[in-house]
Transfer RNA from Mogibacterium sp., 73 nucleotides, folded computationally. Model confidence (mean pLDDT): 80 of 100. NCBI's taxonomy places the organism under Bacteria, Clostridia, Peptostreptococcales, Anaerovoracaceae, Mogibacterium.
RNA sequence: GCUGCUGUAGCUCAGACGGUAGAGCGCAUCCUUGGUAAGGAUGAGGUCGGCAGUUCAAGUCUGCUCAGCAGCU
Numbered sequence: 001g002c003u004g005c006u007g008u009a010g011c012u013c014a015g016a017c018g019g020u021a022g023a024g025c026g027c028a029u030c031c032u033u034g035g036u037a038a039g040g041a042u043g044a045g046g047u048c049g050g051c052a053g054u055u056c057a058a059g060u061c062u063g064c065u066c067a068g069c070a071g072c073u
Stems, first nucleotide, its partner, number of pairs: 001072007010025004019056001027043005049065005
């Protein structure tokens, strides 16, 4: 220098054909217990790496860019 893959909640990851984002763990409150643990209920938490473009509408398509990983030269 070139190519490919990955980048979504604190962590690990889902999100066939574009239709306004979910799970598990963790966290907070409450219930249950004489008290823990376990269990149950509710809730908070994410402008989906960034910037543009296409579209009525993009996490999802396109371009550029940044970071990580891998390969080639």